[in-house]
């Protein structure tokens, strides 16, 4: 240098053009339980790598661009 492949809440992940101002789990906060903790129970906070493109609508479809994985040379 070239070809692939993946990028969503702190972590792990669901999505398959509209049902999503994005769902769950753990985790964190609060509250209730309990003497106190621990666990159980409820609520609550938190995310679509950037950029342009396509469409009447993009987390999805396209291109570039970053990054991380791989194969060729």
């Nucleotide at each position: 240098g070239c070809c692939c492949u993946u990028a969503u809440c702190g972590u792990c992940u669901a999505g398959a053009g509209g049902c999503c101002u994005a769902g769950g789990a753990c985790u964190c906060u609060u509250g209730a339980u309990u003497c106190u903790c621990a666990a159980u129970c409820a609520a609550g906070c938190a995310a679509c790598a950037c950029c342009a493109g396509u469409u009447c609508g993009a987390a999805u479809c396209u291109g570039g661009u970053u990054a991380a994985g791989g194969g060729c040379a």

Transfer RNA from bacterium (Candidatus Gribaldobacteria) CG10_big_fil_rev_8_21_14_0_10_41_12, 73 nucleotides, folded computationally. The coordinates come from a structure-prediction model, not an experiment, and the mean pLDDT is 83. Rfam family: tRNA. It is annotated as a transfer RNA. The organism belongs to Candidatus Gribaldobacteria, within Bacteria.